[in-house]
Description: The RNA shown here (SAM riboswitch aptamer (S box leader)) has 142 nucleotides. Its mean pLDDT, the model's own confidence on a scale to 100, is 77. The sequence was found by an Rfam model in a public genome assembly.
RNA backbone atom coordinates (compact mmCIF):
# COMPACT_ATOMS: atom_id res chain seq x y z
C1' N A 1 0.00 0.00 0.00
C1' N A 2 -4.23 -2.34 -2.73
C1' N A 3 -7.57 -7.05 -1.98
C1' N A 4 -11.54 -10.52 0.36
C1' N A 5 -14.77 -10.85 4.47
C1' N A 6 -17.55 -9.64 8.74
C1' N A 7 -19.34 -5.20 12.03
C1' N A 8 -20.81 0.06 12.08
C1' N A 9 -29.00 3.11 15.56
C1' N A 10 -25.66 -0.55 22.01
C1' N A 11 -21.20 1.03 25.93
C1' N A 12 -17.40 3.42 28.22
C1' N A 13 -13.18 9.49 31.08
C1' N A 14 -10.54 11.66 34.38
C1' N A 15 -5.27 14.15 35.15
C1' N A 16 -0.74 16.16 33.29
C1' N A 17 1.59 18.76 29.40
C1' N A 18 0.89 21.57 25.21
C1' N A 19 -1.53 26.07 22.98
C1' N A 20 -5.24 26.59 18.46
C1' N A 21 -7.31 23.89 16.21
C1' N A 22 -10.93 19.46 15.48
C1' N A 23 -15.44 15.97 14.15
C1' N A 24 -11.24 11.28 7.18
C1' N A 25 -12.65 14.14 2.21
C1' N A 26 -16.82 18.36 0.22
C1' N A 27 -21.37 20.80 2.08
C1' N A 28 -24.25 21.33 6.29
C1' N A 29 -24.45 21.45 11.30
C1' N A 30 -21.42 20.87 15.51
C1' N A 31 -17.18 20.94 19.65
C1' N A 32 -13.07 23.87 21.32
C1' N A 33 -9.24 29.07 25.59
C1' N A 34 -14.74 27.01 30.93
C1' N A 35 -8.79 25.08 26.69
C1' N A 36 -8.31 21.77 20.23
C1' N A 37 -5.08 18.35 18.31
C1' N A 38 -1.11 15.66 19.35
C1' N A 39 2.19 12.86 23.44
C1' N A 40 1.95 10.78 28.54
C1' N A 41 0.02 8.58 33.20
C1' N A 42 -4.41 6.05 35.53
C1' N A 43 -9.13 4.65 34.93
C1' N A 44 -13.36 2.22 31.74
C1' N A 45 -16.40 0.31 27.50
C1' N A 46 -16.89 -3.99 23.89
C1' N A 47 -15.99 -8.67 22.88
C1' N A 48 -13.29 -9.13 16.29
C1' N A 49 -8.78 -12.19 17.08
C1' N A 50 -6.52 -15.84 20.80
C1' N A 51 -7.77 -19.03 25.13
C1' N A 52 -11.11 -22.04 28.18
C1' N A 53 -15.71 -24.50 29.16
C1' N A 54 -21.14 -26.97 27.48
C1' N A 55 -24.49 -28.36 23.75
C1' N A 56 -25.84 -29.77 18.74
C1' N A 57 -24.74 -30.83 13.83
C1' N A 58 -21.78 -32.31 9.84
C1' N A 59 -17.67 -35.28 8.22
C1' N A 60 -12.97 -35.81 7.01
C1' N A 61 -7.52 -37.64 9.35
C1' N A 62 -4.64 -40.58 12.27
C1' N A 63 -3.78 -45.52 14.62
C1' N A 64 -5.93 -50.49 14.66
C1' N A 65 -1.56 -49.76 19.73
C1' N A 66 -4.30 -48.05 24.69
C1' N A 67 -9.30 -47.27 27.59
C1' N A 68 -14.34 -48.59 28.01
C1' N A 69 -18.88 -50.82 26.46
C1' N A 70 -21.41 -54.95 24.03
C1' N A 71 -21.50 -59.37 21.11
C1' N A 72 -18.38 -63.24 21.29
C1' N A 73 -13.41 -65.84 22.62
C1' N A 74 -8.01 -63.66 21.39
C1' N A 75 -11.64 -62.00 16.68
C1' N A 76 -15.85 -58.21 15.32
C1' N A 77 -18.77 -53.63 15.97
C1' N A 78 -19.22 -48.74 18.92
C1' N A 79 -17.00 -44.78 21.46
C1' N A 80 -12.93 -41.80 23.47
C1' N A 81 -8.00 -38.51 19.88
C1' N A 82 -7.61 -34.32 16.57
C1' N A 83 -9.55 -31.10 12.90
C1' N A 84 -14.93 -27.97 10.64
C1' N A 85 -19.32 -25.60 11.69
C1' N A 86 -23.25 -23.26 14.83
C1' N A 87 -25.13 -21.55 19.25
C1' N A 88 -24.42 -20.57 24.77
C1' N A 89 -21.40 -18.60 28.47
C1' N A 90 -16.40 -17.84 30.93
C1' N A 91 -11.26 -15.39 31.05
C1' N A 92 -9.22 -10.59 29.27
C1' N A 93 -3.22 -12.18 26.27
C1' N A 94 -3.40 -9.19 20.65
C1' N A 95 -6.06 -5.13 18.58
C1' N A 96 -9.63 -1.12 18.96
C1' N A 97 -12.32 2.07 21.24
C1' N A 98 -14.43 6.07 25.48
C1' N A 99 -19.38 14.19 21.88
C1' N A 100 -23.21 13.84 18.75
C1' N A 101 -26.45 6.40 14.49
C1' N A 102 -19.91 6.47 11.16
C1' N A 103 -22.59 13.69 13.92
C1' N A 104 -26.50 14.30 9.13
C1' N A 105 -26.06 14.40 3.77
C1' N A 106 -22.91 13.27 -0.92
C1' N A 107 -24.90 8.51 -5.84
C1' N A 108 -29.39 5.48 -7.13
C1' N A 109 -34.34 3.70 -6.10
C1' N A 110 -39.25 3.86 -4.12
C1' N A 111 -43.29 5.98 -1.25
C1' N A 112 -44.62 10.88 0.07
C1' N A 113 -43.92 16.44 -0.29
C1' N A 114 -44.41 21.09 -2.95
C1' N A 115 -43.77 24.20 -7.36
C1' N A 116 -44.90 24.92 -12.96
C1' N A 117 -48.49 23.51 -15.21
C1' N A 118 -50.91 19.67 -18.59
C1' N A 119 -46.53 15.63 -19.56
C1' N A 120 -43.63 15.14 -17.95
C1' N A 121 -40.34 17.52 -15.42
C1' N A 122 -37.66 21.59 -11.14
C1' N A 123 -37.06 21.25 -5.89
C1' N A 124 -35.56 18.14 -2.83
C1' N A 125 -29.92 22.16 2.60
C1' N A 126 -38.76 19.31 2.18
C1' N A 127 -39.81 14.32 4.78
C1' N A 128 -39.48 8.45 5.38
C1' N A 129 -37.49 3.39 3.89
C1' N A 130 -33.97 0.95 1.19
C1' N A 131 -29.78 -0.09 -1.58
C1' N A 132 -24.76 1.55 -3.31
C1' N A 133 -20.03 4.35 -2.50
C1' N A 134 -16.51 6.44 0.69
C1' N A 135 -14.45 5.93 5.64
C1' N A 136 -13.39 3.35 10.28
C1' N A 137 -11.96 -1.51 12.89
C1' N A 138 -11.14 -5.93 13.15
C1' N A 139 -9.63 -11.21 10.75
C1' N A 140 -7.49 -13.85 6.90
C1' N A 141 -4.16 -14.68 2.28
C1' N A 142 -0.87 -11.82 -1.47
RNA sequence: UGCUCAUCCAGAGGGGUGGAGGGACCGGCCCUGCGAAGCCCCGGCAACCAUCUCAGCAUGCGACACUCGCGACCCGCGAGGCGGCUGAGGCAGGUGCCAACUCCGGCCUGGGGUCAGAUCGGCCGCCCAGGACAGAUGAGGG